Description
This is a predicted structure of a 478-nucleotide part of an RNA (small-subunit ribosomal RNA, 3' major domain) from a marine sediment metagenome.
Context: one part of a larger RNA
RNA sequence: UGACGGGGGCCCGCACAAGCGGUGGAGCAUGUGGUUUAAUUCGAUGCAACGCGAAGAACCUUACCUAGGCUUGAACUGUGGGAGACCGUCCUAGAAAUAGGACUUUCUCUUCGGAGACCCCCAUAGAGGUGCUGCAUGGCUGUCGUCAGCUCGUGUCGUGAGAUGUUGGGUUAAGUCCCGCAACGAGCGCAACCCCUGUCUUCAGUUGCCAUCAGGUAAUGCUGGGGACUCUAUGGAGACUGUUGGUGACAAACCAAAGGAAGGUGGGGAUGACGUCAAGUCCUCAUGGCCUUUAUGUCCAGGGCUACACACGUGCUACAAUGGGCGGUACAGAGGGUCGCGAAAGCGCGAGCUCGAGCUAAUCCCAAAAAACCGUCCUCAGUUCGGAUUGCAGUCUGCAACUCGACUGCAUGAAGUUGGAAUCGCUAGUAAUCGCAGAUCAGCAUGCUGCGGUGAAUACGUUCCCGGGCCUUGUACA
Numbered sequence: 001u002g003a004c005g006g007g008g009g010c011c012c013g014c015a016c017a018a019g020c021g022g023u024g025g026a027g028c029a030u031g032u033g034g035u036u037u038a039a040u041u042c043g044a045u046g047c048a049a050c051g052c053g054a055a056g057a058a059c060c061u062u063a064c065c066u067a068g069g070c071u072u073g074a075a076c077u078g079u080g081g082g083a084g085a086c087c088g089u090c091c092u093a094g095a096a097a098u099a100g101g102a103c104u105u106u107c108u109c110u111u112c113g114g115a116g117a118c119c120c121c122c123a124u125a126g127a128g129g130u131g132c133u134g135c136a137u138g139g140c141u142g143u144c145g146u147c148a149g150c151u152c153g154u155g156u157c158g159u160g161a162g163a164u165g166u167u168g169g170g171u172u173a174a175g176u177c178c179c180g181c182a183a184c185g186a187g188c189g190c191a192a193c194c195c196c197u198g199u200c201u202u203c204a205g206u207u208g209c210c211a212u213c214a215g216g217u218a219a220u221g222c223u224g225g226g227g228a229c230u231c232u233a234u235g236g237a238g239a240c241u242g243u244u245g246g247u248g249a250c251a252a253a254c255c256a257a258a259g260g261a262a263g264g265u266g267g268g269g270a271u272g273a274c275g276u277c278a279a280g281u282c283c284u285c286a287u288g289g290c291c292u293u294u295a296u297g298u299c300c301a302g303g304g305c306u307a308c309a310c311a312c313g314u315g316c317u318a319c320a321a322u323g324g325g326c327g328g329u330a331c332a333g334a335g336g337g338u339c340g341c342g343a344a345a346g347c348g349c350g351a352g353c354u355c356g357a358g359c360u361a362a363u364c365c366c367a368a369a370a371a372a373c374c375g376u377c378c379u380c381a382g383u384u385c386g387g388a389u390u391g392c393a394g395u396c397u398g399c400a401a402c403u404c405g406a407c408u409g410c411a412u413g414a415a416g417u418u419g420g421a422a423u424c425g426c427u428a429g430u431a432a433u434c435g436c437a438g439a440u441c442a443g444c445a446u447g448c449u450g451c452g453g454u455g456a457a458u459a460c461g462u463u464c465c466c467g468g469g470c471c472u473u474g475u476a477c478a
Base pairs, nucleotide, nucleotide: 001478002477003475004474005473007472008471009470010469011468012467013466015462016461019426020425021424022423023422026317027316028315029314030313031312032311033310034308035307042053043052064303065302066301068299069298070297077125078124079123080122081121082120084118088103089102090101091100092099093098107116108115109114128292129291131290132289133288137286138285139281140280141279142277144275149188150187151186152185153184154183155164156163157162168179169178170177194269195268196267197266199237200236201235204232205231209226210225213224214223215222240263243257244256245255246254247253319419323377324376327373335366336365337364340359341358345354346353347352385416390411391410392409393408394407395406396405432454433453434452435451436450437449438448
């Protein structure tokens, strides 16, 4: 100087407390461990691995296994030599890769010597490796932590390691600001500048809107028209402790009030200091070294990654009446769409199919559910709860749904009656609850990322648990 203490002081955080809802019990989904296996490819392992890499394993992917092949190779750049344009179609063998054969075709330039593309064969230099090492590395990322810290120059003090500044008194979300002070300044962080949102306004008015006027319909901004309103998207205004009162050291600031759409960082996002963990990644990519080169490379078929006594994590659905079922009916936002979204109509109990209007989209389409209304179950039952499992019949995608897809109909109707010890999230448009969209994607979502609808309870407080910041103290620690 740090680190540590079941030392002290001050302070903060859904850290506790106050509340609300979960997990832990059940079934299923998914990931992991373990076991099994020819293979169940590999990585990630306290917080900070475990719906993680994977924004989507039937083939492909695919790295694994079994079998069949190739060896200048599937892809790349040259050199030397040889033969032929390439492409395309068909037949045979085969699981395919591939091998053999038949047909078709006869490139461009030319000084007619040849040259150039493309393909094949031989040789050669080299290729290839998701092989190893993340403890050789770059890059990227997680974490403490959006915590308020981390440092430097000059000066001063100390023999020196170092200290001071950065400590102290107040204050703040903040090393934020004020005052004091052997310090005076400065940098990286904080804040602000950026984006979204909340109010008003300028300009603009189509594909959006419809107050006024007119026309028309079974009905509808449907039509003429209009720019008022909503909205869209450009530019501005607005909030600064600015004003008033109080407290305070006359400071910084704090408390209250006014005005205001908004009040003290208005709400949310992006933004992550010096560093820590030899944290993670050589399987994104790049790369040193090592290893491999008729194989650890590469092509192909089938299988596996989907196994299953079990254990754990994360979720979904429930156990019901604040509910289940039936019927008609209403209201979003944000997105996506031409190899696409697909209206209306018709067919089908349904998944869906047929036909195909419109739309390269503020124009057309995908396209809401809880809620509210009517009436039903009729009182707590394993039920008109719950839907697992299983049988049969189908739909769709795709070369192909056996291993191993999603969905539909009929039948079947398991566990489950609110969950031990323990443990998690959340302070407001939040929790809870309800649906919608997107990426990936032929198909496949209870996951992920967004979007809106409905919409709470509680916070006395900081004694305690956990994590963190500052000062101080002790030390058998470095």
The coordinates come from a structure-prediction model, not an experiment, and the mean pLDDT is 84.